[in-house]
Molecule: transfer RNA
Organism: Candidatus Aenigmatarchaeaceae archaeon
RNA sequence: GCCUCGAUAGCUCAGAUGGUAGAGCGUUUGCUUGGUAAGCAAAAGGUCGCGAGUUCGAUCCUCGCUCGAGGCU
Numbered sequence: 001g002c003c004u005c006g007a008u009a010g011c012u013c014a015g016a017u018g019g020u021a022g023a024g025c026g027u028u029u030g031c032u033u034g035g036u037a038a039g040c041a042a043a044a045g046g047u048c049g050c051g052a053g054u055u056c057g058a059u060c061c062u063c064g065c066u067c068g069a070g071g072c073u
């Protein structure tokens, strides 16, 4: 230098042919208990890496950039 894959909640990861983004763990609150743990219920938490384009509409398609993993020379 070139190629491929990845970047989504605090962490690990899903996500449909483009149509208002979810799970588990964690956090908080409540219930339960004499009390704690466990259990149960609920809630909070996201500019979907950054910028532009296409589109009525982009996490998803196109281009560029940044960072990470792997490969080729």
Stems, first nucleotide, its partner, number of pairs: 001072007010025004019056001027043005049065005